[in-house]
Molecule: small-subunit ribosomal RNA
Organism: Bacteroidota bacterium
RNA sequence: AGAGUUUGAUCCUGGCUCAGGAUGAACGCUAGCGGCAGGCCUAAUACAUGCAAGUCGAGGGAGAAGUUUAAUGCUUGCAUUAAACAGAAACCGGCGCACGGGUGCGUAACACGUAUGCAACCUACCUUUAACUGGGGUAUAGCUUGAAGAAAUUCAAAUUAAUCCCCCAUAAUAUAUUGGAAUCGCAUGAUUACAAUAUCAAAGCUCCGGCGGUUAAAGAUGGGCAUGCGUCCCAUUAGUUAGUUGGUGAGGUAACGGCUCACCAAGACCGCGAUGGGUAGCGGGUUUGAGAGGAUGAUCCGCCACACUGGUACUGAGACACGGACCAGACUCCUACGGGAGGCAGCAGUAGGGAAUAUUGGGCAAUGGACGAAAGUCUGACCCAGCCAUGCCGCGUGCAGGAAGACAGCCCUAUGGGUCGUAAACUGCUUUUAUAUAGGAAGAAACCCCUUGUUUCUACAAGGGCUGACGGUACUAUACGAAUAAGGAUCGGCUAACUCCGUGCCAGCAGCCGCGGUAAUACGGAGGAUCCAAGCGUUAUCCGGAAUCAUUGGGUUUAAAGGGUCCGCAGGCGGCCUGUUAAGUCAGAGGUGAAAGCCAACAGCUCAACUGUUGAACUGCCUUUGAUACUGAUAGGCUUGAGUUAUUGUGAAGUGGUUAGAAUGUGUGGUGUAGCGGUGAAAUGCUUAGAUAUCACACAGAAUACCCAUUGCGAAGGCAGAUCACUAACAAUAUACUGACGCUCAUGGACGAAAGCGUGGGGAGCGAACAGGAUUAGAUACCCUGGUAGUCCACGCCGUAAACGAUGAUUACUCGCUGUUGGCGAUACACUGUCAGUGGCUAAGCGAAAGUGAUAAGUAAUCCACCUGGGGAGUACGAUCGCAAGGUUGAAACUCAAAGGAAUUGACGGGGGCCCGCACAAGCGGUGGAGCAUGUGGAUUAAUUCGAUGAUACGCGAGGAACCUUACCAGGGCUUAAAUGGCAUUUGCCUUUUGCCGAAAGGUGAUUUUUCUUCGGAACGAAUGUCAAGGUGCUGCAUGGCUGUCGUCAGCUCGUGCCGUGAGGUGUUGGGUUAAGUCCCGCAACGAGCGCAACCCCUAUCUCUAGUUGCCAGCAUUUAGUUGGGGACUCUAGAGAGACUGCCUACGUAAGUAGUGAGGAAGGUGGGGACGACGUCAAGUCAUCAUGGCCCUUACGUCCUGGGCGUCACACGUGCUACAAUGGUCGGUACAAAGAGCAGCGACUUGGUGACAAGAAGCAAAUCUCAAAAAGCCGAUCUCAGUUCGGAUUGGAGUCUGCAACUCGACUCCAUGAAGGUGGAAUCGCUAGUAAUCGCAUAUCAGCCAUGAUGCGGUGAAUACGUUCCCGGGCCUUGUACACACCGCCCGUCAAGCCAUGGAAGUUGGGAGAACCUAAAGUCGAUUGCCGCAAGGAGUCGCCUAGGGUUAUACCGAUAACUGGGGCUAAGUCGUAACAAGGUAGCCGUACCGGAAGGUGUGGCUG
Repeated sequence: AGAGUUUGAUCCUGGCUCAGGAUGAACGCUAGCGGCAGGCCUAAUACAUGCAAGUCGAGGGAGAAGUUUAAUGCUUGCAUUAAACAGAAACCGGCGCACGGGUGCGUAACACGUAUGCAACCUACCUUUAACUGGGGUAUAGCUUGAAGAAAUUCAAAUUAAUCCCCCAUAAUAUAUUGGAAUCGCAUGAUUACAAUAUCAAAGCUCCGGCGGUUAAAGAUGGGCAUGCGUCCCAUUAGUUAGUUGGUGAGGUAACGGCUCACCAAGACCGCGAUGGGUAGCGGGUUUGAGAGGAUGAUCCGCCACACUGGUACUGAGACACGGACCAGACUCCUACGGGAGGCAGCAGUAGGGAAUAUUGGGCAAUGGACGAAAGUCUGACCCAGCCAUGCCGCGUGCAGGAAGACAGCCCUAUGGGUCGUAAACUGCUUUUAUAUAGGAAGAAACCCCUUGUUUCUACAAGGGCUGACGGUACUAUACGAAUAAGGAUCGGCUAACUCCGUGCCAGCAGCCGCGGUAAUACGGAGGAUCCAAGCGUUAUCCGGAAUCAUUGGGUUUAAAGGGUCCGCAGGCGGCCUGUUAAGUCAGAGGUGAAAGCCAACAGCUCAACUGUUGAACUGCCUUUGAUACUGAUAGGCUUGAGUUAUUGUGAAGUGGUUAGAAUGUGUGGUGUAGCGGUGAAAUGCUUAGAUAUCACACAGAAUACCCAUUGCGAAGGCAGAUCACUAACAAUAUACUGACGCUCAUGGACGAAAGCGUGGGGAGCGAACAGGAUUAGAUACCCUGGUAGUCCACGCCGUAAACGAUGAUUACUCGCUGUUGGCGAUACACUGUCAGUGGCUAAGCGAAAGUGAUAAGUAAUCCACCUGGGGAGUACGAUCGCAAGGUUGAAACUCAAAGGAAUUGACGGGGGCCCGCACAAGCGGUGGAGCAUGUGGAUUAAUUCGAUGAUACGCGAGGAACCUUACCAGGGCUUAAAUGGCAUUUGCCUUUUGCCGAAAGGUGAUUUUUCUUCGGAACGAAUGUCAAGGUGCUGCAUGGCUGUCGUCAGCUCGUGCCGUGAGGUGUUGGGUUAAGUCCCGCAACGAGCGCAACCCCUAUCUCUAGUUGCCAGCAUUUAGUUGGGGACUCUAGAGAGACUGCCUACGUAAGUAGUGAGGAAGGUGGGGACGACGUCAAGUCAUCAUGGCCCUUACGUCCUGGGCGUCACACGUGCUACAAUGGUCGGUACAAAGAGCAGCGACUUGGUGACAAGAAGCAAAUCUCAAAAAGCCGAUCUCAGUUCGGAUUGGAGUCUGCAACUCGACUCCAUGAAGGUGGAAUCGCUAGUAAUCGCAUAUCAGCCAUGAUGCGGUGAAUACGUUCCCGGGCCUUGUACACACCGCCCGUCAAGCCAUGGAAGUUGGGAGAACCUAAAGUCGAUUGCCGCAAGGAGUCGCCUAGGGUUAUACCGAUAACUGGGGCUAAGUCGUAACAAGGUAGCCGUACCGGAAGGUGUGGCUG
C1' cells in the first nucleotide's frame, strides 16, 4: 500500500466482500513448564452457613471461673470459710461505626470534566498560641424482687456510680445590640481598633512523671454552595411554565437563594432547539487510525449515585447512615395463631439465569485503618496461597554426523523414476526442563525490652535482643538418561501451499466471486505441501481499509442529486480612503492541567513481560503584558457597485373593451337526382319524407391562414387578426442626483401549463366515458360512424408536469470565426465600431465519455437547495393543506450483489441505402391424386439390432439382409477361450478313415506314432498350466481422424505507424469498377498473410513425334482393312502452340465498360472438374478405424441351429410405371460413348414359344466377348374407349443361382386385367449441349428384391421485361433494455409455497402524568386539663407526604377473526405492454375506462 465482484470486452459511478489490529470474551480440536496480570459483561434475581467493626479497666459500678495461702469438717483428698492474685460475659460512659470494601439501579443533571468565586459557609481527631479547670445537686442502667409472653421482648417496685445529666460562680479577640472613626473593595459591602449593655464553660483519672476537660484565635485536612465553558439520539416531540419569573417582608439553614410562606407585579424559557420521548453513571484513560477522527468507559485512580422497594427523620463534627432507627409495600422464615424475625450490589459459598467467569483456603509477618498511654485487640482492607492457556512474556520438546538416497506408504509417462528424505536406523555429544537427593534465602525495619550516650522532663542517637502466613518456596549443587514433552488450521482466485481415490446438482462446501449433473487442485478420505505454534481455528463486537458523510478530504447535464419561478424577514457574505478601539487573531510571562497510563533515558527481577527513578508530554482552561496587517465595532469621507431622474426607442409583456374576414355547423328558400359518406377492404351512419352537390339569405360559437423566422417579449408558467384605454418591463445615451442603500436566502409570501373540483352561463367544431360497425384466436385497442362530461366565459379552489438547457442565483476573469434582433455613432445603400440580447462552429481548459467551450460543464468567490447501492417506496404510520381527487413532509422490517452512466465490437430490426444468387418474375418439366418399389415415423413383436431427425435425417451408413453377413431374439454348447506371441510341463503329431448321441455346434470313442540326430537333444506341431485376451457394451458433451452446412459466399487477419484513458479504431471506409477485398483513384497510413484469380485434370482447334490390336486416300487383293502396303486422314497418347481486352472505334483521369467490330476453332472466367479462408452449428460419426475414462469376465466374450432385421390399421419423404394418338402394337432399317471379363465374358451350332439348357471357337483384351444401342427413320394397324391405353393383383406351369428359395430370390410362359381419364391447398428442379427425353455400362454380387447409386453417350428446346415483392447472402449506415445474441429480452393479473410488514371489532400489558378521596411514620407549628421542683415530656389538634383507592384521558408495546399491498421461490395459467419505427414512437402530469399488462382524452418533453 491494496484486492475480488456488474460487461462479450471497456472506462466510470456505486454498493457488497476480503487481507490488519484489538477483546473482561465464548465454542471446537489439542496441550510440557514458569513469570506477570485478569476472571458474573446476563437476574440491582433470591439467598442456607461462617466470617467482614470494634476498642478502652489509665472514666464507672459490678465482679463469674480459676490459682495460691490459711483455717475448719474430716471419708487424707474432697467440701466450706477467709485473704490475696486474677479478671470472663453482660451494663453505664468515651471514641469509632459517615473510613475501608461492593455495585452501576437511578441520573442528560452544575452529575461529571475544566477554570474561577464564597465580601454567603462548616470542619471531630491533629498542630500552634492564649486563658481557665471553683462549688453543689438529682437521676438512671446494671444488680435484686415481682409480673406478662411460646418467643422476641416488655412492665412494675426497690436501690446505686461515673469523664452521664442538671444548677450556681468566673470569663472574652465568642455571640447579639448600639455609637462614632480609619482603611479597602466593581457593587451588595468588608476589615481594623475603641466604647457601652446583655448572654453562655469545664471532669476527672493517676504509678505524681503526666494523661485528660473548657473557651477563644490561627493552621492543616475534609466538605458545602454559586458561576463561565464542554458533555448522546429523535422536529414523524414546537410551543412550555402559577412558586412559574421578579420584588418587599418574614421563617428556615452551617451558609446564599422561591429553599418555604404572606402580599405585589406579569413575567421567565424557546428554532443558537425550550418542552416531551428514548438511551446512558462521568472523567483520567482504553482501542483503532498517518493524522483529523471513530468506537469504548472491565481491571487501576478521581468524582457521583445506590444499599430488598418507597418515604422519614434521629444521633452526631460529619449521615438523612450497606452489616443504625421508624413507617408502608413485596418476599422469605419462626409461631403456642396472640405475635415476632430478616435484608451478601462486603469475603467465600448456594440456587437460578446464561455461550460464559474461580476457594464456604492461610495470615495479620508486611502496608494501611479503629480504639488504647502502652502491651495489645479487631481488620474477608490488605499480604499470600488454590482454580482457569483468559491474555501478555519467556523456556523447552534436542544438537552434530550419517545415502544402500533402504523398506513400507503415496504419485507418475510404470522392467523405470519421483516424493516422504538426512528424515529414520546407526555413531558421537549435550542436559535447559522433568525426576531424585542435599543445602537454602531476601522480603524485618520498627513498636517493645535491655545497655550506653546527649539530655531537667520530653525527645533523639548508637549497640544488642524479639517478630515470616507465603515456605523448606525462589535459588544453588549433585545424580540420571534423549531420556518426560506437538498440535491446529489451510492448500480454486483474493491468499502462502497439488496430486490420487470416492461421490455424481446427491452428500456436502461457501467470507465474496462461486464449486458439485462420471475424469471435482473448491465436497469426503489419503499422501504431500504451506502458515502459525502450546497453541491453532471458528463465532461475536469495535476501529481500519471506506476519500463509502469528504474540516483535513466528495459530489449534483446524461450515473443518486438544482427547489416549477420570483419576492423577501432572520442568518451568512460584502466596494475604496482615513482615524479610534483591541472582541476575534498573533507573541511573551504566570497559574493550573492529580497519580497511574503513553513516550524517552536509566535501573531492578538470569532476559522479557512486569516494576522502579528521572524527564518529556498532557495539543486544554484561566490570568496578565504587548502587537494591530486582516476580520469585527465605532467615527468621518468617496463614487466605480446599486438606485433615482431625463431623453430616444423596442416588443405575440399583462388587464379590460370595441371590431373584422375566411372556415365550420344549423335554419329557410331555390336548382337538381340517386346515391352520399367512409376504409387497406368494408360495414354501422345519412338519403326518394329528396340527401350529397350547388346558389342566396339568416344565425351561432370557437379559433385567428398568409405575415411566421435557431425572430421577439416575459421571473417562470406562458404570450399571435385589427384597434382603443390603463399598467408594467427592458435597452442605449447623459460625469444631473443619492452615497454601499449590495448579493444570497432556511421559515414565510405571491405567481404557477394541462387535467380535475364548486356555482352560474355558453356550447359551432373537437371529443375521455359510452354505443354501434369493422379487424382479430380474442380486441374492454389501433380504423370507421355517432357521442356525454370537458374544451369557451365569470368568480372561487387545486398546486402538480420530461414545470427541461434534465445545467440554482449573483459577481469577476479567460483565444478566435460566422449569422441574426434592438439601439447609438456620421450624410449614406457599402464597410466598420460599440452596448444589450439571441444562434452556429471552434482553441486552451474541463469531463468517465458523449460533449461543453465568454449564454461554460473553464478559472475563482459568496449564499441557498439537494445526493450517499438497487428493490421495498415517494409506500405505511403520524402531522398538515384541500370540497374532493389528492398534495407536502416521509420511514422501517425484509430482500438482492448488483442496479446504473457513457462509449466499443457483434448480432438483430415488420430501420434506411447499394449489390448479388433459378431468390422472385418469364418459361419448360415435375411432386402432392393412382398402383407399385424403397426409406422413415408409428404400431406390433420373443426379436422386429444400431445409428442418421428443419434447411444440413428419410433409394441415408447399406456400392447387394434366404444361411453367412448380423450387431437382435429363442434354444443348445465352450471358459486361456475363435486368432497370435512368450515361458514351463507333457506328448508326437498334423492329417486321414470311421462308430455312437445330437438340429448343428459340440460331446464321447476307435484307427493312425513326423523330420534330423554327435542319441544328450533339436526342429515342427499338439495338449495342459500360466502371462498377455475379447466386447458392434456406455460416453461424438473427454477426443483424433474424416464429413455435412453457411458457401465457391468474398471475405478473415497480421506487422509497424497513427488516433483513443480504454475496449477498440484506422488499414478493410470513400468515388468508380469487377464474378471477386478484382483492379484504379483518393486517403494516417505503409506493407504483408490466408482466401479470390492463376498454376493441375477433362473437353473444344492446330502442329510435331509415334503408328499396333486402331485407320484406309491413293496402289494391289478380297464376302469381310481380310491380306500386301501406307502415315495422308480418323483415332490413340506424349510434347507443344493458341486467348492476352492483344488490335480497332466510342466513353472514361485510370481501372474498365460497350460493339451483330475485325481476326480466330474458341472472346472477354470458352465449357466442366478437382480445389472449400478465419470460423459457426458442444452439427454427424466411439457401429469404418484409432483412442482417454468407466463397465462385463463360466459372460455384456465366443460357437451353433432356427427365427428376426421382410410384421401392417395408418402417416410422410424419394422414385418407377402410367393415365395414352407428339401414342400403343407388329415388321423392316441406321447411328454412339464409356466400361467390364478367367471360379470370367462366352461368339457360333443345336434344343426349347421363352427364361434357359447341351456342346463349343476366341480372349487376361484398341485384337475376342458382353453388344442388340434406344429414341430415330420407312411401312402396317388401332381411332378416343377404362380401349390393342395401363399394367397392379391373383391362379397355373417353369428356368436359373445356391447346402437350402416356406417365412423371404430373380427371371420366363399361359391366364387374370385393379386403381388410374393429368391430380386440392401447397411445393420442387432447371438459363444451353442445359431442361426434357432415349437407351448403354459398371461397382457391390453365388443369385437378387437395382425402379437405387455412379458414369456414358443419342435427340435436343422455351424463357429472363426487370429487382416492387418471398428466401438466402455481402458492404455501408442507424436504433437497441439483445451478447446462450429476436427461437433474444421482458411486463402485469391469476394460481401454489414461504417470509417480514400496514390496517382492524377487540383482548392484554407498561411507564409517565392529571383530578378527587383517604393517609402511616416523621419534622415543624399549636396546646387548658396528665407527669415533672424545673427544664421538659406524654397526649391531642393542624399542615405536608410515601402508600392505597376511584375516575377520565393521552402515549408506547404484545396479541387477534378478517383484510391490504410487498418480497422471494429451474421448468404453472392468461395475454404480449416495453426494448428495433417493438409492429399504434415512447415517456411525464392528470381524468375516465378495462381480467391483466394497459387503452383513450387533454397539455407537455425528446431521453